[in-house]
Context: one part of a larger RNA
This record gives sequence, C1' cells and structure tokens, in this order.
RNA sequence: CGCUGCAAUACUGCGAGGAAACAUCUUUAGUACGAGAGGAUUGGGAUGGACGUACCCCUGGUGUGCCAGUUGGACCGCUCGGUCCAUGGCUGGGUAGCUAAGUGCGGCAGGGAUAACCGCUGAAAGCAUCUAAGCGGGAAGCCCCCCUGAAGAUGAGUGUUGCAUGUCGCAAGACGAGAGACCCCCGGAAGACCACCGGGUUGAUAGGCCGCGCGUGCAAGCGAAGUAAUUCGUUGAGCGUAGCGGUACUAACGGUCGAAAG
Repeated sequence: CGCUGCAAUACUGCGAGGAAACAUCUUUAGUACGAGAGGAUUGGGAUGGACGUACCCCUGGUGUGCCAGUUGGACCGCUCGGUCCAUGGCUGGGUAGCUAAGUGCGGCAGGGAUAACCGCUGAAAGCAUCUAAGCGGGAAGCCCCCCUGAAGAUGAGUGUUGCAUGUCGCAAGACGAGAGACCCCCGGAAGACCACCGGGUUGAUAGGCCGCGCGUGCAAGCGAAGUAAUUCGUUGAGCGUAGCGGUACUAACGGUCGAAAG
C1' cells in the first nucleotide's frame, strides 16, 4: 500500500515444512514343518539405544553483580578493621537464568486409493480365461490421520463485537466528538534492530523499602580463657544478586493519528 467504511478479537485451512524408524528379550512354542539337525509365519507383552521435542522438580555444570578463607604488595597516619592490584590473585561453596550428563513425552492405532501379485463373475472364441464391460483382496511405499506454521490463498476467506456523530457557515471550510491505534515513557522467563508481551496514576510495570525464601557459614565490637598463636560467649550470627509476596517512596511525563456513499 492492497484486501472497497474504520477497528478489535476469535477462527477456517489452499498450499508448505516436520515426523514416519530400529533392535533385543519373552509368550504363542520347542508348536507348525522336518528322518534328524534345526526351527517358524501370525498374534500378545516387555525392554533398550539412537533420534526428536519440552522442561529445570531431582543429579550436576556454569554462575567475572553473592558469601567465606587465604598469599604478596600498595593505600586509608599507626593498631584494629578495611579498599584496591596480582588469570574473578588463589582456594572452598553458590540463588536466579542458561543448560546435559539430568527429568518427562513422542514414533502408536486407524481409514482411503494402489504396485507386483492373488481372486470372483465373464465374453470376444458354445470350451478355457483375474479383463475386454463389471467387482474384490493386496506393501515399511502414496493420500489422510499426528505436530508446526499458514488469507499478499491479489482466489486477499469466515464468525462475534465496537464505532460510523455534532455545531457554525450560502459554499469553501472551521471547531469539536470519536471505536481503536501509534509515537513517547516504565519494563519483560520477548529480543541483534524491528517485532512480540505487560504496564502507564481509575497504576504494583520497573527501581527502592519491608517480609519470606535461598546462598554463605557464625560479622564487627565487647566480655572471658591463654605468655602467645588462638579459642569460647554474645551468635546459625553478619552479609548478600537476578526468586516469591506486599507497599505508591521514586519513575511511567507528554503528544499524534483515526472511518461512507447510496
């Protein structure tokens, strides 16, 4: 921009993509078959790996914005206590998120048309013949069924709902109203950008604060014991990121577009 008023929302599905799978064990059964050796078709049940997909409850990884320990140095005048640099200095742990090696789920079943092939009826050709007319059966293959996406499918589809109006003016036009949308702003388990999703004071959208969870693992100061290193008590303290809930304290200010003739 189009889809023939303008929008919001829910769909249909032309066409497209994906998937389709395999193996072992067990039972039918040591049965059918076979002199024996051997050894099924078929039907039922179970398991496994690979593959695909989703997720983070469990097991772990990461977690350079969390906590602790610790070495050397610089600095805060010194002690104490800290900050910074040294691969995050090194070491031990670790929330959210992201993840696999972790945990679920999937291939099933069924229908249709067929291939080779197997048939029924049946002439040409008094017989015969699955074929010439006609009618069945029949594959991991084809179409559907399953999953994803899909109306620019210009063949532009469908349902539901909202709006489609007023004043002045001779007219041109001016001023309003208007479903809804956008810019802008606060953000996001959305994201390269855009897009998408939530919120914008009639507000819990983000930050802050409060509470909880979770992680570290017992702060500083003071007291006590010890010559001291250090230990004990106060104290599972202190500190803390992304998690959960609450609370308007801070920031969501401000603007624009927007539809019919008969």
Large-subunit ribosomal RNA, domain VI from a Phycisphaerales bacterium, 262 nucleotides, folded computationally. Its Rfam family is "Bacterial large subunit ribosomal RNA". Lineage of the source: Bacteria > Pseudomonadati > Planctomycetota > Phycisphaerae > Phycisphaerales. Model confidence (mean pLDDT): 88 of 100.